[in-house]
This is a predicted structure of a 73-nucleotide RNA (transfer RNA) from a Candidatus Latescibacterota bacterium.
Lineage of the source: Bacteria > Pseudomonadati > Candidatus Latescibacterota.
The coordinates come from a structure-prediction model, not an experiment, and the mean pLDDT is 81.
It matches the Rfam family "tRNA". It is annotated as a transfer RNA. About the family: Transfer RNA (tRNA) molecules are approximately 80 nucleotides in length.
The sequence is in RNAcentral, with records from ENA.
């Protein structure tokens, strides 16, 4: 230097063909318990890596970047 995979909730990861972003874990509250822990019930949390385009409509095409991870010279 070239080529590919990848970034999405604090963390692991979903999200069909382009149609209001979700789950488990963790974290609060409440229940049960003497207490804890476990268990059930509720609840918070998101600039989907950063700009641009396309589009009625983008986490999903598409262009330019920036981190990660492998290959190839």
């Nucleotide at each position: 230097g070239c080529c590919g995979c990848u970034u999405u909730a604090g963390c692991u990861c979903a999200a069909u063909c382009g149609g209001u972003a979700g789950a488990g874990c963790a974290c609060c509250u409440g229940a049960u318990u003497u207490g804890u822990a476990a268990u059930c019930a509720g609840g918070c949390g998101g600039u989907u890596c950063g700009g641009g385009g396309u589009u009625c409509g983008a986490g999903u095409c598409c262009c330019c970047g920036a981190g990660g991870c492998g290959g190839c010279u």